[in-house]
RNA sequence: CAGGCCUGUGGUGCGGUCGCGGAACCAUGUAUGGUUCUGAGGAAAGUCCGGGCUCCUGAAGGGCAUGGUGCUGGGUAAUACCCAGGGGGCUUUUGCCCACGGAAAGUGCCACAGAAACCAGACCGCUCUGGAGGUAAUCCGGAGUAAGGGUGAAAGGGUGAGGUAAGAGCUCACCGCCUGGGAUGGUGACAUUCCAGUGGCUGGUAAACCCCACCAGGAGCAAGGCCAAAUAGACAGGCACGAAGUGGCCCGCUUCAGCCUCAUGGGUAGGCCGCUUGAGGUGUUUACACACCCCAGAUAGAUGACCGCUUAAUACAGAACCCGGCUUACUGCAGGCCUGAAUG
RNA sequence: GCGUUCGUAGCUCAGCUGGAUAGAGUAGUGGACUUCGAAUCCAUUGGUCGCAGGUUCGAGUCCUGCCGAGCGCG
Repeated sequence: CAGGCCUGUGGUGCGGUCGCGGAACCAUGUAUGGUUCUGAGGAAAGUCCGGGCUCCUGAAGGGCAUGGUGCUGGGUAAUACCCAGGGGGCUUUUGCCCACGGAAAGUGCCACAGAAACCAGACCGCUCUGGAGGUAAUCCGGAGUAAGGGUGAAAGGGUGAGGUAAGAGCUCACCGCCUGGGAUGGUGACAUUCCAGUGGCUGGUAAACCCCACCAGGAGCAAGGCCAAAUAGACAGGCACGAAGUGGCCCGCUUCAGCCUCAUGGGUAGGCCGCUUGAGGUGUUUACACACCCCAGAUAGAUGACCGCUUAAUACAGAACCCGGCUUACUGCAGGCCUGAAUG
Repeated sequence: GCGUUCGUAGCUCAGCUGGAUAGAGUAGUGGACUUCGAAUCCAUUGGUCGCAGGUUCGAGUCCUGCCGAGCGCG
């Protein structure tokens, strides 16, 4: 210098001119003006997880279903997040990644190829043997065999020796694995090691069904609550004692219609609350504790434009109930490490 | 803002419980028929299954993350 990896951190500040939202104060002509203060993010995004809050509900207590999570310990309000560790895989040996319980509870699937794909399996080969063939080559059989070949992603421990007709955990030694039990270290996952097994040797797939353990009631601020026009219904009271029915007529009773009410209730338009003081920030070395601070809250939706300096001020991108994470998009800076080249 | 569904050929859709070459109609191209067209018949082109990663021997299908559309809620 080039390429790459990891960790941490910032993502403006000040001044000037014009403009916009909010709060407090002041002024008046009561909806305007003035002064001061303040005004997006590290991701405000995706809505992928976890909570707060609100309503539903007899209750959010048990069970079933459904969904999710899945090595161990700790953190936390909680998590699928974070930190540390164990185990495995890859690798440039620096590091990175892992949905990392159970396939020896059961079921399903394993295309094509191949003889055989899960009760393992005789295509070629190997060994012994019967027959045909004068012998041989060769042909037709029977039995044994998983060491070799070939197929496949995968052929059911590995190496060596013995053994055998040829072979095979058939037997033995070493190594590996499984099951059961023990010892040591560790909180634990686990690691190291010892003994036993008539050598026990048992494919993969659970991001297939399923089993085990744990977690989860549902909907979401357009949740939800409050105030409340005009008009039209409802209901109540009053007025007129209207019309019809009953009846010969009146009273009475029943039905219908009209008018009035600053009457009542539901509820629409509209408005207000929820709304930003919170698992909040800063400082005292950490924790506890203490002190100080208030830092967007709009509702058709404000937070902008230009110039100068600041080492760069660019890029991705705009709050809409609020927090904690993850993922994705993007721009610098600092530190550490690895590889290569050049020079000394 | 909150919730929810989908993405396969130029267009409209199939593709089951993962299995190999991803199909159907229509459109396009060439040929036949016809005096010439249309219709019809025959043949044929065209797909990184929205993108990327993972699980698996194997992914259009299963899982995760992005991208792009649609719908509902005052």
Predicted 3D model of RNase P RNA and transfer RNA as a complex of 418 nucleotides.
Its mean pLDDT, the model's own confidence on a scale to 100, is 76.
It holds a member of the Rfam family "Bacterial RNase P class A". By type it is a ribozyme. Rfam's curators write: Ribonuclease P (RNase P) is a ubiquitous endoribonuclease, found in archaea, bacteria and eukarya as well as chloroplasts and mitochondria.